[in-house]
RNA sequence: AGAGUUUGAUCCUGGCUCAGAACGAACGCUGGCGGCGUGGCUAAGACAUGCAAGUCGAACGCAUUAAUCAAUUGAGCAAUCGAGAGAUUGAUGAGUGGCGAAAGGGUGAGGAAUAGAUAGGUAACGUACCCCGAACUCUGGAAUAGCGUCAUUAACCGCAAGGUUAAUUUCCGAAAGGGGCGGUAAUACCAGAUGACGUUGUUGUUUGCAAAAACGACAACCAAAGAUUCAUCGGUUUGGGAGCGGCCUAUUUCCUAUCAGCUAGUUGGCGAGGUAAUGGCUCACCAAGGCUACGACGGGUACCGGGACUGAGAGGUUGGCCCGGCACAUCGGAACUGAGACACUGUCCGGACCUCCACGGAGGGCUGCGGUAACGAAUAUUGGGCAAUGGGCGAAAGCCUGACCCAGCGACGCCGCGUGUAGGAUGAAGCUCUUCGGAGUGUAAACUACUGUCAGGGGUAAGAAAGUCCGCAAGGAUUGAUCUAACCCAAAGGAAGUCACGGCUAACUCUGUGCCAGCAGCCGCGGUAAUACAGAGGUGGCAAGCGUUGUUCGGAAUCAUUGGGCUUAAAGCGUGUGUAGGCGGACCAGUAAGUGUCUUGUGAAAACCCCCGGCUUAACCGGGGAAUUGUUAGGCAAACUACUGGUCUUGAGGUAGGCAGGGGUGCUCGGAACUCUUGGUGGAGCGGUGAAAUGCGUAGAUAUCAAGAGGAACGCCUGUGGUGAAAACGGAGCACUGGACCUAUUCUGACGCUGAGACACGAAAGCGUGGGGAGCGAACGGGAUUAGAUACCCCGGUAGUCCACGCUGUAAACGAUGCCUACUAGGUGUUGGAAAUUCUGACAUUUUCAAGACCGAAGCAAAAGUGUUAAGUAGGCCGCCUGGGGAGUACGGUCGCAAGGCUAAAACUCAAAGGAAUUGACGGGGGCUCACACAAGCGGUGGAGCAUGUGGAUUAAUUCGAAGCAACGCGCAGAACCUUACCUGGGUUUGACAUGGUUGGAUGCCUUACUGGAAACAGUGUAGGCUGCCCGCAAGGGUGAAACUUUCACAGGUGCUGCAUGGCUGUCGUCAGCUCGUGUCGUGAGAUGUCGGGUUAAGUCCCAUAACGAGCGAAACCCCUGCUGUUAGUUACUACCGCCGCAAGGCGGGGACUCUAACAGGACCGCCGGUGUUAAACCGGAGGAAGGUGGGGAUGACGUCAAGUCCUCAUGGCCUUUAUGCCCAGGGCGUCACACGUGCUACAAUGGUAACUACAGAGCGACGCAAGACCGUAAGGUGGAGCAAAUCGCUUAAAAGUUAUCUCAGUCCGGAUUGAGGGCUGCAAUACGCCCUCAUGAAGUUGGAAUCGCUAGUAAUCGCGAAUCAGCCACGUCGCGGUGAAUGUGUUCCUGAGCCUUGUACACACCGCCCGUCAAGCGAUGGGAGUCGGAAGUACCCAAAGUCGGCUUGUCAACCUGCAAAGGAGACGGCUGCCUACGGUAAGUUCGAUGACUGGCGCUAAGUCGUAACAAGGUAACC
Repeated sequence: AGAGUUUGAUCCUGGCUCAGAACGAACGCUGGCGGCGUGGCUAAGACAUGCAAGUCGAACGCAUUAAUCAAUUGAGCAAUCGAGAGAUUGAUGAGUGGCGAAAGGGUGAGGAAUAGAUAGGUAACGUACCCCGAACUCUGGAAUAGCGUCAUUAACCGCAAGGUUAAUUUCCGAAAGGGGCGGUAAUACCAGAUGACGUUGUUGUUUGCAAAAACGACAACCAAAGAUUCAUCGGUUUGGGAGCGGCCUAUUUCCUAUCAGCUAGUUGGCGAGGUAAUGGCUCACCAAGGCUACGACGGGUACCGGGACUGAGAGGUUGGCCCGGCACAUCGGAACUGAGACACUGUCCGGACCUCCACGGAGGGCUGCGGUAACGAAUAUUGGGCAAUGGGCGAAAGCCUGACCCAGCGACGCCGCGUGUAGGAUGAAGCUCUUCGGAGUGUAAACUACUGUCAGGGGUAAGAAAGUCCGCAAGGAUUGAUCUAACCCAAAGGAAGUCACGGCUAACUCUGUGCCAGCAGCCGCGGUAAUACAGAGGUGGCAAGCGUUGUUCGGAAUCAUUGGGCUUAAAGCGUGUGUAGGCGGACCAGUAAGUGUCUUGUGAAAACCCCCGGCUUAACCGGGGAAUUGUUAGGCAAACUACUGGUCUUGAGGUAGGCAGGGGUGCUCGGAACUCUUGGUGGAGCGGUGAAAUGCGUAGAUAUCAAGAGGAACGCCUGUGGUGAAAACGGAGCACUGGACCUAUUCUGACGCUGAGACACGAAAGCGUGGGGAGCGAACGGGAUUAGAUACCCCGGUAGUCCACGCUGUAAACGAUGCCUACUAGGUGUUGGAAAUUCUGACAUUUUCAAGACCGAAGCAAAAGUGUUAAGUAGGCCGCCUGGGGAGUACGGUCGCAAGGCUAAAACUCAAAGGAAUUGACGGGGGCUCACACAAGCGGUGGAGCAUGUGGAUUAAUUCGAAGCAACGCGCAGAACCUUACCUGGGUUUGACAUGGUUGGAUGCCUUACUGGAAACAGUGUAGGCUGCCCGCAAGGGUGAAACUUUCACAGGUGCUGCAUGGCUGUCGUCAGCUCGUGUCGUGAGAUGUCGGGUUAAGUCCCAUAACGAGCGAAACCCCUGCUGUUAGUUACUACCGCCGCAAGGCGGGGACUCUAACAGGACCGCCGGUGUUAAACCGGAGGAAGGUGGGGAUGACGUCAAGUCCUCAUGGCCUUUAUGCCCAGGGCGUCACACGUGCUACAAUGGUAACUACAGAGCGACGCAAGACCGUAAGGUGGAGCAAAUCGCUUAAAAGUUAUCUCAGUCCGGAUUGAGGGCUGCAAUACGCCCUCAUGAAGUUGGAAUCGCUAGUAAUCGCGAAUCAGCCACGUCGCGGUGAAUGUGUUCCUGAGCCUUGUACACACCGCCCGUCAAGCGAUGGGAGUCGGAAGUACCCAAAGUCGGCUUGUCAACCUGCAAAGGAGACGGCUGCCUACGGUAAGUUCGAUGACUGGCGCUAAGUCGUAACAAGGUAACC
C1' cells in the first nucleotide's frame, strides 16, 4: 500500500467481498512445562447448606465454673480426712451499656438529568472517630433488663426451714414469643448547680455593593461519667485544622419531527412552615407568567468518567478486569435510630413467591464467598490462612474479618522454554508419481559421537518478618496459609499438531465420484480426463496451538472538517416574492468578544510514551519524567473578524429624457374556413379505404348559387425573431397596467446577496355551479382487419375542449444545467438602443451598452461534450444524493368535494443495477454495388407407371452413419454366398493376426483315405515326399534358427465418446476480403492505414490523404482448348510418283496436308479517335485465328457452423476378455397400408413403325478384348484369327437424311403388370440377378398450391465409353462427342452477398432480448370483524404502615405545687384530619402478539395466454 467482481472488450460511477488488528469469547481437532493475568456477557430469575460484623470485664450487675485463701464446723487420740459462709484470681453464659454495624464486599435493574465529567460558588451548610488550643468534670434522684417466682411427685441431705437430683409437665402458646408479681447495677436514665470566646434577642463601632461579617455592651438560655495496675485513658462546653459530605451555577453528554407546541405549584412575588443549609421544598394570598426550531414536550435506548480497541491522523466503536462517581439490594411504600441511612445480611406496612405448622399462627430474602438446579454457545473450589496489607472493637494481650493473601480448576489471554545437537548416501526400506529411463519424501531415518533445558527421583539454606511479648537495661522468647533457588542422580529417554494449496493468496499431482455426493468469503467449482468435491502423496503457513463462528475499527475519500458529489451515472425544489438565519464595498478612530503570545491554578491515581531499575529473559512489577491537545484566572498586542462612532461612492436604489415588444386584464369590431337552416339549379350517386363495408342519398344527397344563423380558431407577415419569473403569450382598435433596455454622471449613501419555514403564480387532464356547444373528440355503437383485435384504419358520437366564478397543484414543468458577484483568447450572424466619421440626410463603416444564436483557444470533463449565456477559475447562500429491487409503496400526519397531492419507511431479495464511448451482429433503417437473385425466355419437377434413396410401420434381424440450404441415385466406383458390421443356431478361448519370454520333444509341413456333421470343426488312419546351420567323404556328432507344442505377458473389438482429438471433407464462396510493422490520434477498448472522389470481375488501378510500407488472398505463374511456325515422322497421314487389286494408304516411295507430341510465337488497351483530372480507366474503330481476365480446369485468404466422419485411417480416455473377440451354416440389409426427395419412360404426328443410308470423340482390353465363319427368331452358343494395342478387338454411334405407312384414337401412342418358354454368370439365381422370344397391354391425353436448372457451343436433345464388377438390379455416377436454340443489356420487388452510414436495452449476437395477467410452491409484509397482553398517564373510590396536625373521661417512677390525698407539666395509649403504597372502577392513548378473510411484493422448473418495449420493434418512444 491494495485486490476480486457488471462488459465481447474499454473508461467511469457504484455497491458487494477479501487480505490487517483486537476480544471477559464460544465451537472443531490437538495438547509437554512454567510465570503473570483473567473467568455467569443469558434469568436485577429461584435458592438447600456452611461461612461473610463484631468487639470491649480497664463501663455494669447477675449466673455458672476452676484454682487459691479462709471465718466457722463434723469425724478422729493425733497425723489427717471432710463440709464450708466469705474473699481473691481466671474462664464461660446471656443481659444492661459504649463503639462499630452508613465502611469493606456485590451488581448495573432503573435513570437522558435529581446522574457523570470539567471549572467555579456556599456571605446558604454539616461533620462521630483523628490532630492542635482554651475551660470544666459539683450535688442528688428514680427506675429497668438480667435474676427470682407464678409446681407436683419420688429419692437423697437436713431437727426444721429448705436444698440437690430425677421424673411428670410448667401462667398462656405447637413454635416463635408473650404475660403477672418481686426486688437490683452502671460511663444507661432524670433533676438541680456553675458557665462563655457557645446560642438567641436588643444595641454601638468598623468593613462590605448587598445579604452580612468582625469587635464590643446588656439580657436570657444550655454541660459533664467515670475506669484502672496511679500513670494514664475517658467525659462535657468551645475555637481552629485535616479529611469526608450536603446544596447551587456554567459548559458538555445517544437516536427520533412519521413527537410541534408544552406547562396551574406551572413562572415570579410577599408571608409562614420545614431543613444542617438555599430554594414552590411545602402552604396561604397576589400577579400571569415560564420553556420551545440553538428542538421544548413526547417516544426509544443507555449507568457515567479515567480509560480500552482500531486508525497516518481526524475520527469510529466501546465502558469486562483496575480506579473515581452514581444507583440498587425479592417488588412497592414509610419512617425510626444515629455524626452519618430513609440502611444488602436493621424496623414497620402492603404484594408476589417459598418454608414450618398441632390450622390458631409463625418464619424467609446469596445483585457477599463458595455451592445447587434452571437458562444458555458459554464461564471455576460447598479449598487454606489471618503469616502479610487493610478494617472494626479493645489500654493491651487479643478477638473478628469469604476485605485480603494464597492455593485449586479452565491453552481463556499475554509472555518465556522445550520436544534434541553434530556427523551421516548403496541417496536403504516403505509410500507417491512416472515419458518405466527415473523422480520425490530426503540428511530425513537407520547408524556414530555428544549435550542435559523441562518433566522424574533425592535434597535443603536464605527470603517474603515488618512486628509483638518479657525485661530497668543488656538481652531473651516468639510469629509462614502459601511459594521456592542452588546442589546430586539417571536418561535422547516422556513431549506436534492444525489449517490451507483455482484467482484474490504462499503452496500440485494421482486416484475415486460424474450437476450426484459435496465445496464456497467473493468470483464461482462438480453433467467421465475436477490443481476448486472425497482420499492419498507432496508442498506452503502458523505452532502448544491451529482453524471456524460472532462482534468492533480499518481498508471505505462508501456521510467526504481534514476529504465527495448533483447536463447524461443517485442527486437543482416547476417558478418567483420574502421572514429568521448565513454572508457582505472603500476610508478613519476607538473597544478588546473572537484571535495571537506570556504567565497562573487545575486537568486524581493507574494506563499510553521515554529513561532507569527488580524478577535468569520476557510478559509482569517498582521509581522518575513527559504528556494529558481541555479549562479557570491575570498581563500584553490590535493586523484580521466582530462591536461602537464618523466619512465616501464604485454595489443597490431614485430622478430626468428616450425607446422596442404575441408582457397582463377588460371591452368593441373584422374577414376566411366550417357546420346547420331556408330557397333555387340539378338528377344518382356521394363518401371512405391498402381493398372494402358500415354511413348519407329519388322523402332529391354529393355538387353548385343566394340569403341567414352559430361557435371556435386567428392563414400569409413568421424568423435558431420578440416579451415574460416560470407556466405561457400571435387578427384589429380602445382603455387601464407590470417590467426591461439606452443616455445623463442628477440625488440617497451599503439601503446589498441568498433564503429554512411562509406566501403567491403555476400546461394539460380532472372536479363543483351556471352558461355555451361549429369543428374535433376519451367512453360508447357500428363496419373492416385478424387465429383473436375490447387496438392501429373507416362511419357515427357523449363527456370534454370554449366562457364566468371556485377547486386541484401535478408534467421528459428540460438547457434533464438553483440564484448572485468577479475574473479568464477570439470569430460570424440576429434583435433593441447610443455615439462618432460625412457640409447635411439616406446608406455604410467604426466604437460602445443590453439581449439572443452558432463555431471555437486555454481549461474542465469518464467520455459525449462544454467553452465570457461555462459544465473554466474563485467567493456567498439555499436545495438535493449515498447500490439495484421492494417503493415514491405501506403506516402515521397534513392538504383536497373527490380523483389524488406532499411528507415518507421496513421486512425480504440480488451481486449487480447504471453512464459514456468501442468493435461486431442485427433492423419489416438509409445510400452505393453485385449474383440465373428477380424480370425476359427455354426446358423441367410437383399428377402417372417404374427405378432408387429416406421417413414411418413391420420384424428374430430388417447393421450403422448422414438431417434446412450444406441429409435423402449420400458413405455404396456393384448386398444371391462372400462383402456384413445385424439376427437365429452350431463351434472355439494365447485365439483368424503381431511381438517377447517359457515348456516339450524331435518334430513339423505337403499330398492322401475314412467316420460324424449343414459347415466350421472333431476324430481315426494309410502311404509317399520335404525338412535349417556348423563339423564330417560317409556314418554320425553338435546346435536349436524356422515351423509345431505348453504356459505367461498379451492379442482382438465396425463396442462408447466427432462435445477429448489428428487428418480429411462440406459450407458461406472464387465472395473480395483478412491482417501486420513503424508512425500518428485516443486515458482506454480501439482508430488511422482499409475512409473520400473515380474505376474495375476484383482492397483492380489512379487521384487525394497522418500516414508510409508490407503480407495472406484477387490477378499472374500451371494444365486443356482455339491460330501459326520449327523439329520429328510409326502403328497415324497420302497431295505427288509408282505397284497390286472388284475395292480399300493394301503396298513401295514421300514428310507436302491432316494428325501425333515437344519447343517456340501470338493479345499488351499495344495502335487510332472520343470521354475522363495531362490519371486510372471506359466507349468506339482498325488489324487479327482470337480483343479487352478469348473459353474451360486446377487453385479456396483470416475465419464461421462444438458442421460431418472414432464404420477409411490414426489416436486419448472408458468398457469388454470362455466374449461386445474369432470361425461356420441359414436368414436379414430386398418386408409394405403410407409420406417425401432424386431420376427414367411416357402421355405422342417436330411423333411411332419399317426399310435404306451418312458423319464422332474419348476410353478400355491378358483372370482380358475377341474378328471372320457356322448354329439359334433372339438372348446366346460353337470356334478361335488377331492384339499387352495411333497396328488387333470392344465398334453397327444415335439423333439427322431418304422412302413408305399410321391420321388423333387410350391409338401401330405408352409400356407397367402377369403367364409361358429360353439364354448367361456363378458352388448356388426360391427368398433375391441380368438378358431374349411369344403372349398379356395397367396408369397416363402435359399435371393444384408450390418449386428447380440454364446467358452460348450454353439450355434442350442424341447416342458412345469407363470405373466398380463372376454376374447384376446402372434408368445411378464420372467422362466423350453429335445436332444445337430462345431471351435479357434492366435493378422496383423476392433471395443471398460486399462496402459506407444510422439506431440498438442484442454479444450464445433477432432462431437475440424481453413485458404483463393467470396457474403452482415457498418467504416476508400491509389491511382486517375482532381477541389477548404490556407501558405511561387522567378522573374517581378504598386506604395499610408512617411522619405532621388536632382531640383525649384511659395509663404512668423521676420534675413543680402539696404534710398527705391530689393537681400541673410531660410521656404512653386511644380517637381523628391531611398526605399516601397496594388495590378497585371508568373512558381513552400508545406499543406488541394473534386473527377468518383479503391486497400487493419478492424468489422459484423447461407451465398457460398473448407479444408491450429494445431496429422506424413493424401504430416512434416516453412523462